[in-house]
Context: one part of a larger RNA
């Protein structure tokens, strides 16, 4: 890892509600007995018929009460009950699997720590401690010297013992090992053989280390199917509807309980919603400054500083501060003198008649949401942030667009066609459909990312100047005199600086626009006049554009090519494409409404009756015919089937070959089937209607086997 078998909502008693039955103001038995095991008996108790009260008790009323008051629960009627099935809940393992643990009884010391008891082992080589004997010293010692001697947790190194480094192994040779070194190796040494301590207990040079490949409490075996608000799983088809991720509470936060929200049955029947008009309440968003608070500048100014003055008092005075008061211009979630839209409540009316509404009663699921629009909190008017509100959509939604892309636009897939129209969003080529038309813009490939800010980039509008009486520019010529104004100053002459800023000639010239100079000189400008001839400045808006503009594998900031009077912008116009949307045509199913007859469908029931498969009357469902609506869907709800073992009862079929398995053919909307047919096989099997259930397999790191 395949494959084929195997695998999980049971059962029993209690509850409730539904469905259909029996009797019915009644209904039924329980345990037992007793049988032919089909059954019968058994009236003990149970539930309903009457209620309130804690009770005693009263009783269509009763309880509280002083009450005949008042309230509170009742009652003025009227269905129960006992089975069967089906859905739920409890109580039991209660759908399956899975702990880590907890008790209790017992089995381990052949591994291993620790100790007894008794045997064994340690090659060969160094070093030479006491002690003793001899010499020498010495008063005696003491001490030295040479021998002898053979100590030692002494050295060195095999056997034996460890196991510190590195390589290798890591689905190994091996569930701890190999190779090359390394420690010890007379010692707290190794080591054979018996034996000794036992699980909150032993052992322990102590690491929580060891007790049989298991140790922060061994191992069997039972309590035990421990618990498990936690994770995985859960088995056949179809058809209807279809949430939730919220609120309050929780030893509560991933649980749960009650309520919203779904389903199914009943009951009301329009009460639901939409719009129109009529009445209402209300302080949002704007606005204000009338309150409370902030905040700014001026005038004016009690006061207060600081000068002056003055014996003290009192004056004077101020380029300081500044209440109030004014005046102008401002700000607020916890400000309003004011005030919408749009929502929200009630009335009338119309419209709509849909899986509107609301009651009441069965069965849930959900209570981690997510993204976007809008209006706030928090955060940095950060986050794909985290938190309310109100709408959308994904959750549970396919299909077209956006290159690709759960929450974005568009649009809600019953099922079939090699029909048609459309949406969003496109139409030069990938790639369906216009390199379509009018008029304009862009020159940056801007379009195909970005900001304060920056610029004689270009288009359009405005508004204010000069201008054939010659402007704008450019070229030629003047551009002076009183005068080197006054002052300062070493100097200061148009041109460091202050201070005035006139007058004169003139066509025009500043007590002077920048350069320069120690100052002067020089250059030049404003200003004039001349050639030339036609427009030229200045500000303001808009619209498209440029510059600012730096990332890591490779163009890489249009999906790509490729585009420039675009295949880019703008603003209009005509077509065309283009989705499971809508239309056609034809199927199929669900649900509403009408009919169902004159003659004809099927089921109860009452009437006659000649008991015939009669006749007659009728509610209700089926079903059938016509029109019309609906058929995306998780969680969950409700309904209907399909298969599979088996039991009854009726019908069949089979040694002229039953199941089973192989194949070929064909049938139904699904689950499945099966008129056939052939091979094989060799003894049972279909089919209608009811019952019963160890009753469906792809997942549970499921479980056992092939391979």
């Nucleotide at each position: 890892g395949u494959c084929a078998g195997u695998g999980a909502c049971u059962u029993a008693a209690u509850u409730u509600a539904u469905c259909g039955a029996g009797c019915a103001a009644g209904c039924u038995u329980a345990a037992g007995c007793c049988g032919u095991u089909a059954g019968g008996u058994g009236u003990a108790g149970g539930c309903g018929u009457a209620g309130c009260g804690a009770a005693a008790g009263c009783g269509a009323g009763u309880c509280u009460g002083a009450a005949u008051a008042g309230g509170g629960c009742g009652a003025u009627u009227c269905a129960g009950u006992c089975g069967c099935a089906u859905g739920u809940c409890c109580u039991a393992g209660a759908c399956c699997c899975g702990a880590a643990g907890c008790g209790a009884a017992g089995u381990g010391a052949u591994c291993u720590a620790u100790c007894c008891a008794u045997g064994g082992c340690c090659a060969g080589g160094u070093u030479g401690a006491a002690g003793c004997a001899c010499g020498u010293g010495u008063a005696a010692g003491a001490g030295c010297g040479u021998g002898u001697g053979g100590a030692g947790g002494a050295c060195c190194g095999a056997a034996c013992c460890c196991a510190c480094u590195u390589a290798g192994g890591u689905u190994g040779a091996a569930a701890a090992c190999u190779g090359a070194g390394g420690g010890g190796a007379u010692g707290a040494g190794c080591u054979g053989u018996g034996g000794a301590u036992a699980g909150g207990g032993g052992u322990g040079a102590a690491a929580g280390g060891c007790c049989a490949a298991u140790c922060a409490a061994a191992c069997u075996u039972c309590g035990u199917g421990a618990u498990a608000g936690c994770u995985g799983g859960u088995u056949c088809u179809c058809u209807c509807c279809g949430a939730a991720a919220u609120g309050c509470a929780u030893u509560u936060a991933g649980g749960u309980g009650c309520a919203g929200c779904g389903u199914c049955g009943u009951g009301u029947g329009u009460u639901u919603c939409u719009c129109a008009c009529c009445g209402g309440a209300g302080g949002u968003a704007g606005a204000g400054c009338a309150c409370u608070g902030g905040a700014u500048g001026g005038c004016c100014u009690a006061g207060g500083g600081g000068g002056c003055c003055g014996a003290c008092a009192a004056g004077c005075u101020u380029a300081c501060c500044g209440a109030a008061g004014u005046c102008a211009g401002c700000c607020a979630a916890a400000c309003u003198c004011c005030g919408a839209a749009u929502g929200c409540c009630g009335g009338u009316g119309a419209g709509u008649g849909a899986g509107a509404g609301c009651g009441c009663g069965g069965c849930a699921g959900u209570g981690a949401g997510a993204c976007u629009g809008c209006g706030g909190g928090g955060g940095a008017u950060a986050a794909g942030c985290u938190u309310c509100g109100u709408g959308g959509u994904c959750g549970a939604g396919a299909g077209g667009g956006a290159a690709a892309c759960a929450g974005c636009c568009c649009a809600g897939a019953u099922c079939a066609c090699c029909g048609g129209c459309u949406a969003a969003g496109g139409c030069c080529c990938c790639u369906a459909a216009g390199c379509g038309u009018g008029c304009g813009c862009u020159a940056a490939g801007u379009g195909g990312g970005a900001a304060a800010g920056g610029a004689u980039g270009u288009g359009g509008g405005a508004u204010c100047g000069c201008c054939c009486g010659g402007a704008c520019a450019a070229c030629c010529a003047g551009g002076a005199g009183g005068u080197u104004g006054g002052c300062u100053u070493a100097g200061a002459a148009g041109c460091a600086g202050c201070c005035a800023c006139c007058c004169u000639u003139g066509a025009a010239a500043g007590a002077g626009u920048g350069c320069g100079u120690a100052a002067u000189a020089g250059c030049u400008c404003a200003c004039u006049g001349g050639u030339c001839a036609a427009g030229u400045g200045a500000u303001u808006c808009c619209g498209c554009g440029c510059c600012g503009a730096c990332a890591a594998u490779g163009u890489a900031a249009c999906g790509g090519g490729g585009c420039u009077c675009a295949a880019g912008c703008a603003c209009g116009c005509c077509a065309c494409c283009g989705a499971a949307g809508u239309u056609g045509u034809g199927g199929c199913a669900u649900u509403g409404a009408c009919a169902u007859u004159a003659u004809u469908g099927g089921u109860a029931g009452g009437c006659c009756u000649u008991c015939g498969u009669g006749g007659u009357c009728c509610a209700g469902c089926c079903g059938u015919g016509u029109u019309g609506a609906u058929g995306g869907g998780u969680a969950g709800g409700a309904g209907a089937g399909c298969g599979u073992c088996g039991u009854g009862u009726g019908g069949c079929c089979a040694g002229c070959g039953a199941a089973g398995c192989g194949g070929c053919g064909g049938u139904g909307u699904a689950a499945a089937c099966c008129a056939g047919c052939c091979g094989u096989g060799g003894a049972g099997g279909c089919u209608a209607c009811a019952c019963g259930a160890g009753u469906g397999a792809g997942a549970a790191u499921g479980c056992a086997g092939g391979c």
Predicted 3D model of a 707-nucleotide part of an RNA (large-subunit ribosomal RNA, domain II) from Durinskia baltica. The coordinates come from a structure-prediction model, not an experiment, and the mean pLDDT is 84. The RNAcentral record of the full RNA draws on ENA. Taxonomically the source falls in Durinskia (Eukaryota, Alveolata, Dinophyceae, Peridiniales).